This is a predicted structure of a 265-nucleotide RNA (Bacterial large signal recognition particle RNA) from Peptoniphilaceae bacterium SGI.131. NCBI's taxonomy places the organism under Bacteria, Bacillati, Tissierellia, Tissierellales, Peptoniphilaceae. It matches the Rfam family "Bacterial large signal recognition particle RNA". It is annotated as a non-coding RNA gene. It is recorded under the gene name ffs. The prediction has a mean pLDDT of 77.
[in-house]
């Protein structure tokens, strides 16, 4: 140098997540010429040489470093926008109330506002109705004795005459019961398009008189106060998209370097 055999190693990397760490398995990405099999999220293996266990191929280039590049993940910050949420009546809007009387409206020379005057509404007191209730009258019943009248029969007194009491029974009738409700009396009102007197009269309503141009205040406008977080607004702090800026890992690719052992020519 060139052949055979071997060995280191290498058959993918990255990132989130998880973990004390570190690798697997999960999700993602880059990517391929990118082995098999077994084990594992209530995890499995291992401990700075940091998956174990068994097989296969490759093998000093497809291995190893630097190093440019940069896909893609992650963290801060910060911005807009969309979402809920929690506050603010200082701001828009919303509503209220009071004032004004420039505009709209309405009214008014058929007479406005303003005054004056007489009723009414009001309040007492009497009528008179009405409706209730209560008695009188009227009717009917209405008492074993303890109510009257008459009192058969019987009973009592008496020598007789004659007299007394006196049940049923009939008439009557007191308290009471019931009913007519026509009449009277009394009393009472949530009663009256009722009459009479007497007080009251702000307001209204309504006649009528003066005077003669206003008056009103619903809407707009403006003053001045109150209230309202639904909506705008604004303020805090939350989630999501998206852009910006720093930081961090970094996959393929690119340049460049570096790496062995025997034997036999």
């Nucleotide at each position: 140098a060139a052949g055979c055999a071997c060995u280191a190693u290498a058959u993918g990397g990255g990132g989130u997540g998880u973990u004390a760490g570190c690798g697997g398995u999960a999700c993602c990405u880059u990517g391929u010429a990118a082995c098999c099999c077994g084990c594992a999220a209530u995890c499995c293996g291992c401990u700075a040489u940091a998956g174990c266990g068994g097989g296969a191929u490759a093998g000093a280039a497809g291995c190893c470093c630097a190093u440019c590049c940069g896909a893609g993940g992650c963290u801060u910050a910060u911005c807009u926008u969309a979402u809920g949420u929690u506050g603010a009546g200082c701001c828009g809007g919303u509503u209220u109330u009071a004032a004004c009387a420039a505009g709209u409206g309405g009214u008014g020379u058929u007479g406005a506002c303003a005054g004056g005057a007489g009723u009414g509404u009001c309040u007492c007191a009497c009528g008179c109705a009405a409706u209730g209730g209560a008695a009188a009258c009227c009717u009917a019943u209405g008492a074993a004795c303890c109510a009257u009248g008459u009192c058969a029969g019987g009973u009592c007194c008496g020598g007789a005459a004659g007299g007394a009491a006196g049940c049923a029974g009939c008439a009557u009738u007191a308290a009471g019961u019931a009913g007519u409700c026509a009449u009277u009396u009394u009393u009472a009102u949530g009663u009256g398009c009722c009459g009479u007197g007497g007080g009251g009269u702000a307001g209204c309503a309504u006649u009528u008189c003066u005077c003669g141009a206003g008056c009103u205040a619903a809407c707009u406008a403006u003053u001045a106060g109150g209230a309202u977080a639904u909506c705008g607004u604004c303020a805090g702090g939350g989630u999501a998209a998206g852009g910006u800026u720093a930081g961090u890992c970094g996959a393929a690719g690119g340049u460049g370097g570096g790496u062995g052992u025997g034997c036999u020519u």